[in-house]
RNA sequence: AGAGUUUGAUCCUCGUUCAGGAUGAACGUUAUCGACAUGUUUAACACAUGCAAGUCAGAUGGGAAACAUCCUAGUGGUGUUUUCAGUGGUGGACAAGUGAGUAACACGUAAAAACCUACCCUUGGGAGGGGGACAACAAUUGGAAACGGUUGCUAAUACCCCAUAGGUUGAGGAACAAAAGGAGGAAACCGCCUAAGGAGGGGCUUGUGUCUUAUUGGUUAGUUGGCGAAGCAAUGGCUUCCCAAGGCAAUGAUCAAUAGUUGGUUUGAGAGGAUGAUCAGCCACACUGGGACUAAAACACAACCCGAAUUCCUACGGGAGGCAGCAGUGGGGAAUUUUCUGCAAUGGGCGAAAGCAUGACAGAGCAAUGUUGCGUGGAGGUAGAAGGCACAUAAGUCGUAAACUCCUUUUCUCAGAGAAGAAGCAAUGAUAGUAUCUAAGGAAUAAGCAUCGGCUAACUUUGUGCCAACAGCCGUGGUAGGACAAAGGAUGUAAGCGUUAUCCGAAAUGAUUGGGUGUAGAACGUUUGUAGGUGGCUUCUUAAGUUCGUCGUCAAAUCCCAAGGUUCAACCUUGGACAUGCGGUGGAAACUAUCGAGUUGGAAUACAGUAGGGUCAGAGGAAAUUUUUGGUGGAGGGAUGAAAUGCGUAGAGAUCAGAAAGAACACCAACGACAAAAACAUUUUGUUGGGCCAACAUUGACACUAAGAAAUGAAAGCUAAGGGAGAAAAUGGGAUUAGAUACCCUAGUAGUCCUAGCCGUAAACGAUGGAUACUAAGAAUUAUGCGUAUCAACCCAUGCAAUGUUGUAACUAAUGUGUUAAGUAUCCCGCUUGGGGAGUACGUUCGCAAGAAUGAAACUUAAAGGAAUUGACGAGGACCCACACAAGUGGUGGAACAUGUGGUUUAAUUCGAUGCAACGCGAAUAAUCUUACCAAGGCUUGACAUGCCGUGAAUUUUCUUGAAAGAGAAAAGUGCCCUCGAGAACGCGAACACAUGUGGUGCAUGGAUGUUGUUAGCUCGUGUUGUAAGGUGUUGGGUUAAGUCCCAUAAUGAACACAACCCUCGUGUUUAGUUGCCAUCAUUUAGUUUGGAACCCUAAACAAGUUGUCGGUGAUAAGUUAGGGGAUAGUGAGGAUGACGUCAAGUUAGCAUGCCCCUUACGCCCUAAGUGACACAUGUGCUACAAUGGACAAGACAAAGGGUCGCGACCCUACAAGGGCAAACUAACCUCAAAAACUUGGCCUCAAUUUGGAUUGUAGGCUAGAACUCAUUUGCAUGAAGUCGGAAUCGCUAGUAAUCCCCAGUCAGCCAUACGACGGUGAAUUCGUUCCCGGGCCUUGUACACACUACUCGUCACACUAUGGGAGCUAGCCAUGCCCGAAGUCGUUACCCUAAUUGUAAGGAGGGGGAUGCCGAAGGCAGGGCUAGUGACUGGAGUGAAGUCGUAAUAAGGUAGUCGUACUGGAAGGUGCGGUUG
Repeated sequence: AGAGUUUGAUCCUCGUUCAGGAUGAACGUUAUCGACAUGUUUAACACAUGCAAGUCAGAUGGGAAACAUCCUAGUGGUGUUUUCAGUGGUGGACAAGUGAGUAACACGUAAAAACCUACCCUUGGGAGGGGGACAACAAUUGGAAACGGUUGCUAAUACCCCAUAGGUUGAGGAACAAAAGGAGGAAACCGCCUAAGGAGGGGCUUGUGUCUUAUUGGUUAGUUGGCGAAGCAAUGGCUUCCCAAGGCAAUGAUCAAUAGUUGGUUUGAGAGGAUGAUCAGCCACACUGGGACUAAAACACAACCCGAAUUCCUACGGGAGGCAGCAGUGGGGAAUUUUCUGCAAUGGGCGAAAGCAUGACAGAGCAAUGUUGCGUGGAGGUAGAAGGCACAUAAGUCGUAAACUCCUUUUCUCAGAGAAGAAGCAAUGAUAGUAUCUAAGGAAUAAGCAUCGGCUAACUUUGUGCCAACAGCCGUGGUAGGACAAAGGAUGUAAGCGUUAUCCGAAAUGAUUGGGUGUAGAACGUUUGUAGGUGGCUUCUUAAGUUCGUCGUCAAAUCCCAAGGUUCAACCUUGGACAUGCGGUGGAAACUAUCGAGUUGGAAUACAGUAGGGUCAGAGGAAAUUUUUGGUGGAGGGAUGAAAUGCGUAGAGAUCAGAAAGAACACCAACGACAAAAACAUUUUGUUGGGCCAACAUUGACACUAAGAAAUGAAAGCUAAGGGAGAAAAUGGGAUUAGAUACCCUAGUAGUCCUAGCCGUAAACGAUGGAUACUAAGAAUUAUGCGUAUCAACCCAUGCAAUGUUGUAACUAAUGUGUUAAGUAUCCCGCUUGGGGAGUACGUUCGCAAGAAUGAAACUUAAAGGAAUUGACGAGGACCCACACAAGUGGUGGAACAUGUGGUUUAAUUCGAUGCAACGCGAAUAAUCUUACCAAGGCUUGACAUGCCGUGAAUUUUCUUGAAAGAGAAAAGUGCCCUCGAGAACGCGAACACAUGUGGUGCAUGGAUGUUGUUAGCUCGUGUUGUAAGGUGUUGGGUUAAGUCCCAUAAUGAACACAACCCUCGUGUUUAGUUGCCAUCAUUUAGUUUGGAACCCUAAACAAGUUGUCGGUGAUAAGUUAGGGGAUAGUGAGGAUGACGUCAAGUUAGCAUGCCCCUUACGCCCUAAGUGACACAUGUGCUACAAUGGACAAGACAAAGGGUCGCGACCCUACAAGGGCAAACUAACCUCAAAAACUUGGCCUCAAUUUGGAUUGUAGGCUAGAACUCAUUUGCAUGAAGUCGGAAUCGCUAGUAAUCCCCAGUCAGCCAUACGACGGUGAAUUCGUUCCCGGGCCUUGUACACACUACUCGUCACACUAUGGGAGCUAGCCAUGCCCGAAGUCGUUACCCUAAUUGUAAGGAGGGGGAUGCCGAAGGCAGGGCUAGUGACUGGAGUGAAGUCGUAAUAAGGUAGUCGUACUGGAAGGUGCGGUUG
C1' cells in the first nucleotide's frame, strides 16, 4: 500500500467481499514447563452454611475464675492476673460490592460566595460551686419463642442547675451560651470546655462540554419574578400568605427511546470512529416503596419504623430474614474459579500500651482466558536402506530424514544445601522446604493445528459423478475435479491452531482535513421575501474574534523517552516529557467585527426616447365547418390496404341563393418578439406591469442568497350556472384476427368553450439553482445609439442589451460543454449516498373527491447503472452481387414400379447419417461369405502376435460320428543343420505373462470430410490516434468477376485468400509416321497391297491474346463502349485449386488413439435365420400417359473405355436367353461392339387403343457348393394404375437445357432405373433489380453478446417467507382527577402523667403520653395517552425448478416511445387531452 466481483471486451459510477489489528470472549481439536496478569458481559434472579466491625477495665458499678498475701480463719480482707454481660466513649457514614435508576450541575473542565467540619496540627483562655437519676444487679411476674412488665438498690469521662466568658445577636441599653476526669511514687502523660487559624474532607451556585428521533411543535401553574415570614450549616419557590403574568422553545423546549460518567481502552498516518471489564476519581443503589432518629457527617449494605411481595419458625396468640461483602449453592446461559492459608508485610478501626478484630489486603489453589519466556536435542551420516507415494518402469519424492557413530543435559528423576522480602534492640515468614545452588543418571519425559482454484504462501493420485458435499466473495461438482472425500507431498503457524461473535481500519462508502448533483443517485415547476449566512472604496475609534508573551490548572496510573530491577522477556521501580483544553494577566492592531465620518464604481430614483402574440376589460371582422329553408338535378355518394356498418328515389351526394350557431384566427411566420415560470398570435379602444438605450442629475452600500412563509402554476379532473359547431375518452356497430376488450372505418356522450370557485401535479427539460468577477477568436439574427456618408434610405466602421451557431485553452468517465460554461474563483440555498421492497405502509397536514405533501421498516439481492467499442440482428436506410426473382424451358408433387428413410412389427429386423449441409447417404454390388444382429451347437492362452517348457520333422491318405464346427481311430513318411548337447522351419500338448472386442465416449482426441463459399474477404509490422476496449491502414470518388485497379488520403509497407503459374478442349508451326491416315499414280471384295508423309489423327515441343490498335466516354487515370483485325463472344470454355474462421457439424463401424468396461465372454468357430417384414407416411429416381407417337422393314454417322482365372470373332445350333467348336488378341493391330435418336418406305388414326407396361401363370437359360425365404434372364400367355397431375416446389443462360444411345468400376452372378464418365441431335429467354431467399460493403438504432430460435412484461395456478389492515383480546409504562390514608416530621390541644429548675409553695416553666390537623407510600375507582404481543379474515410484496394465457417494451419491436391526468379492459395494456425527445 491494496485486491476479487457487473461486460464479448473497455472506461467510469456504485455497492458487496477479502487481506490487518483488537477482545473479560465462546466452540472444535491438541497439549512439556514456568513468570506476570485476568476470570457471571446473562437473572439489580433466589439463596443452605461459615466468616466479612469491632475495640477500650488507664471512664464506670457489678458478676465469675485462678494465684499471692493478711488474720478475726470466714459465705473474711487486701493485692495481682484473666474473663463476662451492662452503663459510658469511639468506630459501625471508611474499607469491600454492584451499575438497577439517572440525559441530570450526574459527570468532565474552569470559576465563584452565602457555609459546615469528629479525629489531626498551631495559638489564646479556662475547667469554680452544686444536684437528681437510670441500666447492670436483686425480688416478683407475662410469653412457646422473640422479647418483656412491676417494685427496690447503685457508679461514672452518662444527665441537670448556678457562676464565669477576647464568642454570638443588637444602633445602643442589654440579652444568651462551657467544662470531666483518668493513670502514675512524682515530673513528664492521656483526656475535657471555649475562641481564632491551618490541613484534609464535604454541602451549595455558575460558565461550558455531554447520545437518538420533528412520523414528538408547542410547553409550564410553585410555574417565572417580587414584599413579608417559616426552615436550613448555608443561598434559594426550598416552603407558605399576598401581588404581578411571566418563564422555556426550530441555536429544537416538552414527550418518547437508550445510557452510570471520566481518566482511559481499542483502532486509525491523522482528523476521527467504537467502547467505558480489570486499575484509579466521582455519582447512584443496598429485596421493593415511603419515613425519620442518632451523629461532625446518614435519611445509613451486615441500624430503626411502616406498607407490599417472598422465605423460614410457631404452642396459631405471635415472631425472624435480606450475599449487588468473601467463599459456596440452585437457576438462567455459548460462558466465567476454592465453602483454601495468614494477619508475616501494607492500610484503616479501637486502645496510654501490650494488643484485639480485619474474606481490605498478602498469598496459595483451579482455568492455555491472555501476554511473555524455555524446551521437545546437537554434530556427523548414502547401501540415497526398507516402507509409503508416484511413475514415461530409466528415473523421482518423503530424505540426512531414519538406522548407525560421537556429544550435550536446558528440561526430567533422585539426593544434599537453602534464601531475600524483617522495618523497629530483640522476637515475629502465611508464602515454603518455594526460588536458587551443588552432585549423580540417562536422548532420556515432551508436536500439534489449519490450509494448498483466484484473492493468498503451498499439487499430485485415487474415490465420487449437479450425487454426496464445499463456499468469506467470485464460484466448484453432470465419468480424466489442483475447489467434494481420502492419501502422499507442500505451505503457514506453533503449546498452540482454526472457527464463530463483536469493534476500528481498508471505506474519500457521510468527504472539517476529504465527495458529488446535463446523461450514472442527486437543482425545489417558478417568483417574491422574513429569520439566518455573506457583503464595495477611504479614514478614525474600540479590542469581541485573531495573534504574541507570561501565570494558574489540566489527580495518580496509562501512552511516549531514558535509566534501573527480575538469568532475558512480559512485568515492576524511578525520573523526564506530554496533556492540542479552560481560566487570569500584559502587549500588537494587518484582517473580520464595533463606534463614527466621508466617497461613487454595486444598487435605486427622476427626465428624454424605443421594440414587443407581456396583463386585464370592452367593441367589431372575414374564410372554413356543421345545421337549416328554398331552387336545379336524378342514383349513387362516402369510406378503405380491400371492404362492410352508416347516408340516399320519403330525392342523398353535387350545385346556387338566404338564415343560424359555436369554436379557432390561414398567409405574414423566422433559427424571430415578449413574459418569473406556466404561458402568449384576427382588427380596434381603454387600462396596466416589466425590459433596453442615450445624456446629465439625485440618494449614498440602501446589496446577494434565502430555511419556514406567501403568490403563481399546462393538461386532465371536481362543484354550480350557462353554452355546445367541430373533433372526441367511455359506449354501440362494421372490419381485421387464432382471439382483437386494440391499431382501421361509421356513429357518438362526458369533457373541450364562458363565469365563479377548487385541485397543485407533468419528460413543469437546457433533464444544467441564484448572484458577482475574470478567461481566444469567426461569421449571423433582434432592439437601440454614435461615427461616416447621403436629398433620403442602404453600405461601411463601432458601443450596449438580447438570441441561436462554429470553435481555442480549460474541464469531463466518455459523450460533450466552451464569454448564455459543464472553464477559473467567491457567497448563499435545495438535493444525493447500491438495486429492489417503495414514493409503498403507518401517522400527520391539505383537499368536496380524485388524490397531493411528508415518508419508513422487515425481507430480498451481487449487482442495478452511465458513456463509449467490436460484433450480431432489424417487418431501418444507401450501394452491389448470385438461375435470387423476373423472362423462358423441362420437371417433381397425382399413377405403377425401383431404391433410401421414418413408423410399426419381429427371436433379430445390426449400426451410423436427421433443416439447407440426413433420406439411389457410409454401401464402387447383403442368397452363403460379407455380418457387426438373432436362435441353436461348440472352444477357453484362445481365429491372430511375442516369450518359456515338453513332444513330434513337416506333410499326406483312409475310416466312424455330427447340420457343420468339431470329436475319435488307423496308416504312410521321417528331410535340413550339428561342436552330437542342441538349433532352424512347421505341427501338437500344458501352465503363465497376455491376446481379443464393429463394447462405451466424435462432448477426451489425431487424421481426413461436409458447410458457409470460389463468397471477397481475413490479418500483420512500423507509424499515428484514443485513458482504454479499439480505430486508422481495409474508409471516400470512380472501376472490376474480384480488398481488381486508379485517384484522393496519417498513413506507409506486407502475409494468406483473388488473379496468374498446372491439366483438358479450341488455332497454327516444327518434329515423328505404326497397329493410325490416303491427295496424286497403280492395285484390291476391302488402305487389301506396293507406295506416300501432303491431309486426318496420334503425342511431344513451341507460338499466339496482352484491352495491343482506332473512335466515343471518363479526371489527360483505372476503366468502359463500339468498330477493325483475329481461330479465340475482353478472367476464351471447363477442371484441379477452398483464406482467417463458424457450426462442441458428421465420423471411435475406414484407419490411428487416451480413458472406461468385458475376459469359460461384450472374445473365437460353425449351421440356419435376419438386415429383403408391411395398415401407413415421405425423399430420390425410372417408365409412362402417346401421333413431334407406336410397331415393322431397309439404310447411315461417334467418342471414351474394358479385356489372359479375361474379352471372345467367324461358323454350326436354339423362336430366344443360351449352347457347341474355336481363330485372333497382354491390344491405335484382336475383341466387347449393335451405337441410338436419325433417314426412307408403307401400316396403325385418337381408342385405356397396335398407348402403357405393372401384376400373375407357365416353359426355359446362366452363375454358384446352394437361387424357398432372396438373384438375374428368355419365350408364350396375362394386360393394373395412368388420359399430363391441388397447395406447393426443383434444375438450367450455350454446345447449356431438353433428348438419344455407348462405356467403366464394384462383380462368380446380380436386384444398376444407382453412381462415374463418353459422345450424337440440339433450343427458348434474360425488359430489368420493385419484390422473395441468400450474400458483400458503408451507415443507423439496440435493453441482444448462447448474439432475434435473442431479450423481456403482466395476470393466473402452486410452495415458502417477512409485512400492512383487522371485530377484538392480553400485558406493560406514563400522566391526570377522585377515594382511602400506614409510619413519620412539623403544627394544635389543658385529657392524663411528670426526678433535677423556679416559687409568697397554690402553682409555673420545661418534658413525656394520648387525641387531633396538613402532607403522605402502597392500595382502590374513572376516563385518557403511548408501547408490545396476539387475532377469524383480508391486502399487496418478495423468492422459487418448472407451468398457463397472451406478446406490452428493446430494431420504425411491426400502432415511435415516454411523463402527468381521466376513462376503460383476463393480463401485459388501450384510448382521449396536454407536454417531452431520452